This is a predicted structure of a 361-nucleotide RNA (Bacterial RNase P class A) from a Candidatus Rifleibacteriota bacterium.
Its mean pLDDT, the model's own confidence on a scale to 100, is 79.
It matches the Rfam family "Bacterial RNase P class A". By type it is a ribozyme. Gene Ontology terms of the family: ribonuclease P activity, tRNA processing and dimeric ribonuclease P complex.
A source record names the gene rnpB.
Taxonomically the source falls in Candidatus Rifleibacteriota (Bacteria, Bacteria candidate phyla).
[in-house]
RNA sequence: CGAGUCUGACAGGUGCCCGCGGUCCGCGUUCGCGCGGAUCGAGGAAAGUCCGGACUCCGCAGAGCAGGAAGCUGGGUAACGCCCAGGUGGAGCGAUCCAACGGAAAGUGCCACAGAGAAUAGACUGCCGAUCCGGGAAACCGGAGGCGAUGGUGAAACGGUGGGGCAAGAGCCCACCAGCGGCCCGGGCGACCGGGCCGGCUCGGUAAACCCCUUUCGGAGCAAGACCAAGUAGGGGGGAGAUGACGCUGCUCGCCGAUCCCCCGGGUAGGUCGCAUGAGCGCCCGAGUAAUCAGGCGCCAAGAUAGAUGGGCACCAAUCGGACCACCGAUACAGAAUCCGGCUUAUGGAAGGCUCGGGGC
Numbered sequence: 001c002g003a004g005u006c007u008g009a010c011a012g013g014u015g016c017c018c019g020c021g022g023u024c025c026g027c028g029u030u031c032g033c034g035c036g037g038a039u040c041g042a043g044g045a046a047a048g049u050c051c052g053g054a055c056u057c058c059g060c061a062g063a064g065c066a067g068g069a070a071g072c073u074g075g076g077u078a079a080c081g082c083c084c085a086g087g088u089g090g091a092g093c094g095a096u097c098c099a100a101c102g103g104a105a106a107g108u109g110c111c112a113c114a115g116a117g118a119a120u121a122g123a124c125u126g127c128c129g130a131u132c133c134g135g136g137a138a139a140c141c142g143g144a145g146g147c148g149a150u151g152g153u154g155a156a157a158c159g160g161u162g163g164g165g166c167a168a169g170a171g172c173c174c175a176c177c178a179g180c181g182g183c184c185c186g187g188g189c190g191a192c193c194g195g196g197c198c199g200g201c202u203c204g205g206u207a208a209a210c211c212c213c214u215u216u217c218g219g220a221g222c223a224a225g226a227c228c229a230a231g232u233a234g235g236g237g238g239g240a241g242a243u244g245a246c247g248c249u250g251c252u253c254g255c256c257g258a259u260c261c262c263c264c265g266g267g268u269a270g271g272u273c274g275c276a277u278g279a280g281c282g283c284c285c286g287a288g289u290a291a292u293c294a295g296g297c298g299c300c301a302a303g304a305u306a307g308a309u310g311g312g313c314a315c316c317a318a319u320c321g322g323a324c325c326a327c328c329g330a331u332a333c334a335g336a337a338u339c340c341g342g343c344u345u346a347u348g349g350a351a352g353g354c355u356c357g358g359g360g361c
Base pairs, nucleotide, nucleotide: 001357002356003355004354005353006352007351010348012316013315014314015313016312017311018310020041021040022039023038024037025036026035027034028033043333047344048343050342051341052340053339054338055221056220057219058218062253063252064251065250067217068216069215070214071213072086073085074084075083076082087101088099089098090097091096102212103211107210108209109206110205111204124151126147127146128145131144132143133142134141135140159177160176161175162174163173164172178202180199181198182197183196184195185194186193187192225273226272227271228270235264236263237262238261239260240259247255248254280299281298282297283296284295286293287292318331319330320329321328322327
C1' cells in the first nucleotide's frame, strides 16, 4: 500500500432570535384561560412487533387429553428462542465465521433421475459348473444349480487393503486399518478429550417426515384496567338457557350459577388516573477469562392525545462535490404513545485490534 476480519463508541458544536408541548413560580381573569419568567423536551435504531418479562383484568388459573415452544455443556439474567465462556462438526491459507448440535440397533414412512437391483438387496454385463442329470470313447458340450469377484448406473450398491481358501466366489477364515457396541484407566464441574481391552465381523441416508425422549407453556392485553362527568329507554324483534347459559382452555371431567347471542332504532364519544423513581442513569472501586454482579458517591432526564420536540442568522469542525489550502454547495437512516431486556432490519463518517499478500528501509 492492497485485500479481509472483528470490536466498542459517536450520531456535529457554540451563541443569538422566533415558534411549539410539559412542569413550577408570579400576575391577571369573564374561571374557559391569558401574559411573563425559570426549567425539561426523541433514538441507536423511537422501526418490524419476532422472542422474553413487568403491570392489569379474567373465580390466583384444578385433573387428563390434545396442541405450541425449546433441544451440545457450563455460567449470566427477573426471564428468554438473548448474552458470555467452552466442546464437537463444518467453511476459510489465516484473522475469523457458521450449525434446525437429543434419538435412525423403539416403530412407521420416504429415497427423484439413472440403474438388473435403493434396505429382511440385486444376475443386466458376467464367473463357475467341483456335485447331479443328459450326450460323448475322451477332451468337452448342454443343463440343474452355485456365486455378489468383474463391468456399468447412481448422492448412496450392504466395510477397505493384502493373504489364505474355493469349481468359481464370498468376513468363509486370518492380519492390519476404519467404523459400531460394551467395559476399564487418566484429564475435565461438564459437553468431551487421550489411551487400553473385549465382542459380533459391519448393522445406508432422512426426524427442515410422522414419531419417541427431556424440559416448558392458563387466557386476554394500556383500546389492559380504575374513577368522575354527561346522556339515556327498564326501547322493539328473533334465538339459547337450572335437562346448567356465560365464564374458567381447544376437548372431556371438574368448578361456578343466571344470564347470554344476533338484528333494528336511539344516546354519549368529555375529563382524571394508570403514566414516568425505574430489573433507572453517570462516575469510582472491587470480584470474575467474560457475560455479569457486589459496594460507594452523585443525578432525576419527554409524556403528547390528532398528537409538541421546529425554523432563521452568525462562527467553528468533519466528510463529499464543484479546477480542491481561497470561495460556493450538500449533510445517513429515521420520529416516542404503558414500560423494560433482547433479536432482526435500515443507516453515515471516523477509530482501534487482528489476519493474509506485496513493496521499501